Record summary: A computed fold for a 121-nucleotide RNA from a Chloroflexota bacterium, annotated as SAM riboswitch aptamer (S box leader). It was read from a public genome assembly, where an Rfam model found it. Model confidence (mean pLDDT): 82 of 100.

RNA sequence: CUCUUAUCGAGAGGGGUGGAGGGAUCGGCCCGAUGAAACCCCGGCAACCUGGUAAUAAGGUUUGACCGAUUUACCUAUGGUGCCAAUUCCGACAGGCAAAGCUUGGCCUGGAAGAUGAGAG
Numbered sequence: 001c002u003c004u005u006a007u008c009g010a011g012a013g014g015g016g017u018g019g020a021g022g023g024a025u026c027g028g029c030c031c032g033a034u035g036a037a038a039c040c041c042c043g044g045c046a047a048c049c050u051g052g053u054a055a056u057a058a059g060g061u062u063u064g065a066c067c068g069a070u071u072u073a074c075c076u077a078u079g080g081u082g083c084c085a086a087u088u089c090c091g092a093c094a095g096g097c098a099a100a101g102c103u104u105g106g107c108c109u110g111g112a113a114g115a116u117g118a119g120a121g
Stems, first nucleotide, its partner, number of pairs: 001121008013042005021031003025092004043084003048080002051075005059067002088113001093110005099104002
C1' cells in the first nucleotide's frame, strides 16, 4: 500500500517543550496567543486482540470421566494496539416522507469516503 471483516449517537486531560495552525479531502461550521500542530512526561477511557471461567461442538481419536477448530456469554486489565472538543462536528452520492414554494432547509434509509482493531497478501 491492497484485500477481507467488525465497530464508529457512549466514555476519558493535566503538565513541559514549542510558537500558528488544527478539525482526512471539498463546502459549511467550529477550535486556537486564556497558546494550534508536533514531540516528551504523567494520568485516564474503552475492551478489538491477548489472559481467565462457563457453555457450544465441525472434526479427530489411543474408544477414555479423551482431545478439540468454531461460536456465545461473563470476568479482568497482564501484555499488544487504539482513543481522551463538537455523532466520524455536519453535509457531499442515491432513494423515500412531510412542508413551504422552485429551490431551500428538516426527518428517515442505504451507499461512498474516512478512522480504529483483527486477519491475509